This is a predicted structure of a 104-nucleotide RNA (SAM riboswitch aptamer (S box leader)) from Solitalea koreensis. It was read from a public genome assembly, where an Rfam model found it.
RNA sequence: UUCUUAUAAAGAAGAGGCGAGAGACCAGGCUCAAGGACCCUCUGGCAACCCCCGAAAGGAAAGGUGCCAAAUCCUGCUUCUGCGAUACAGAAGGUAUAUAAAAU
Numbered sequence: 001u002u003c004u005u006a007u008a009a010a011g012a013a014g015a016g017g018c019g020a021g022a023g024a025c026c027a028g029g030c031u032c033a034a035g036g037a038c039c040c041u042c043u044g045g046c047a048a049c050c051c052c053c054g055a056a057a058g059g060a061a062a063g064g065u066g067c068c069a070a071a072u073c074c075u076g077c078u079u080c081u082g083c084g085a086u087a088c089a090g091a092a093g094g095u096a097u098a099u100a101a102a103a104u
Base pairs, nucleotide, nucleotide: 002103004101005100006099007098008097013043014042015041016040017039021032022031023030026076027075028074029073044068045067046066048065049064050063052059053058072096077093078092079091080090081089082088
């Protein structure tokens, strides 16, 4: 890098540095941000997967990853339902993305 499987409405922030955009991409919405966001570092924390304990429920946080605004922030495509309705709302699925595990 690619593929497969699983999960994605739960959970978890302080300090220092930097200084302008950030929330994956595109579009629309909404939100965060000079009262300093995003990002980086340190410390702390969470517990999704592996590992560990346990018959299980569950526990633990030492180890390997991961994560710590908002549902993956929401919507976008398809089908169905409600409706007079292409609007709007709801349900199911799909796509994309993220993370893990296992291959490559």